Predicted 3D model of a 357-nucleotide part of an RNA (small-subunit ribosomal RNA, central domain) from Parcubacteria bacterium SG8_24.
Its Rfam family is "Bacterial small subunit ribosomal RNA".
Context: one part of a larger RNA
């Protein structure tokens, strides 16, 4: 290599947006690169197939023909691929119209809570725990009542709900932005998929340099249990958590399912749009589109069909298929070590081998 996998056995890159590259709708015409066909020529000798012939036979030898693979050159054929010139509107994109939505970003705003701190009442206790104790408390604390500050997160609403390419996004306004679903079927005419490298986002911790610091809380310190207790449990508490701006680039970054497209019984539920019905009118109901979920209890068993090593998966498929990318190849050594490239570091990325078993 040919072949076989990747939801859990190894194994889908975190995500996405793209050049090259792969692959690519309908019909016509043309061309003859690729495919097919005849024919020519070459493809050395031995070797191999046949036929004939020599060694008593064979083996072995010696003549002829022929055969494999290529590759070249002439003649054809055009249905597929590709080229080329045209066409079409189903894929794709575009316009219009009314909605939906925690998509993003900024900026302004509230209110409950909690800490502080400042006046009121008021008086010995209060936190805590399995029980305690360390703290706090008569310089008056918990409690309770008025003020004022401050940083954080936004109960109910709340759903199996909704949005986003993933991470993700939730408290009200307003500004300014991106996607996506449905209707029309006006307009482009194949402008489409996929994507090695590249390029952008990319929770958390974490770094840098300025501010912020309520509550929380690594480390750290005390108290407790313990045989010890560098823990779980209590009492403090530094970084950090917040903001800006630059950086890290990792995750069980997961549906442990990559993305397009077309095909294959159904029942429900729910969310966005349309149609219809009915009605003053909405709501009921019916249906079409997109999306987000279920298919269990009691029963002999159960969402058909397929599919699966099983569990399951099943129009959101792990079902039939077609295309492009990305992984995978026995366990340790190891996602380690040298090299490279990136990082301020902390480390990322790329990735062995000996050696075992």
């Nucleotide at each position: 290599u040919u072949g076989g996998g990747c939801g859990u056995a190894a194994a889908g890159g975190g995500u996405c947006c793209g050049c090259a590259g792969g692959c690519g709708g309908u019909c016509c015409g043309u061309u003859a690169a690729g495919u097919c066909u005849u024919u020519c020529g070459u493809u050395a000798a031995a070797u191999c197939u046949u036929c004939g012939g020599g060694c008593u036979c064979a083996a072995c030898c010696c003549g002829a023909a022929g055969g494999c693979u290529g590759c070249g050159g002439a003649g054809g054929a055009a249905a597929c691929u590709g080229g080329c010139g045209g066409u079409c509107u189903a894929g794709a994109g575009g316009a219009c119209g009314g909605g939906a939505g925690a998509g993003g970003c900024a900026a302004g705003c509230g209110g409950a809570a909690u800490u502080g701190c400042c006046g009121g009442u008021g008086u010995a206790g209060u936190a805590g725990u399995a029980a305690a104790a360390u703290g706090c408390g008569u310089u008056a604390a918990u409690a309770u009542c008025g003020g004022c500050a401050a940083g954080a997160a936004c109960a109910c609403c709340a759903a199996a709900g909704g949005c986003g390419a993933a991470g993700g996004c939730a408290g009200c306004u307003u500004g300014c932005u991106g996607g996506a679903a449905c209707g029309u079927a006006c307009c482009u005419g194949a402008c489409g998929c996929u994507c090695a490298g590249g390029g952008a986002c990319g929770a958390a911790a974490g770094c840098g340099u300025g501010g912020g610091g309520a509550g929380c809380g690594a480390a750290g310190c005390g108290g407790a249990u313990u045989a010890g207790a560098u823990a779980c449990c209590c009492g403090c508490g530094u970084a950090g958590u917040c903001c800006a701006c630059g950086c890290c680039c990792u995750a069980a970054a997961c549906g442990a399912u990559g993305g397009a497209u077309g095909c294959u019984g159904g029942a429900u539920a729910u969310u966005g749009g349309g149609a219809g019905u009915a009605u003053c009118g909405a709501c009921c109901c019916u249906c079409c589109c997109a999306g987000u979920g279920u298919c269990g209890c009691c029963g002999a068993a159960a969402a058909a069909a397929g599919c699966u090593a099983a569990c399951g998966c099943g129009u959101u498929a792990a079902g039939c298929a077609u295309c492009c990318c990305g992984c995978c190849u026995g366990g340790g050594g190891a996602g380690u070590a040298c090299g490279g490239c990136c990082g301020c570091a902390a480390g990322g990325c790329u990735a062995a081998a000996a050696c075992u078993c």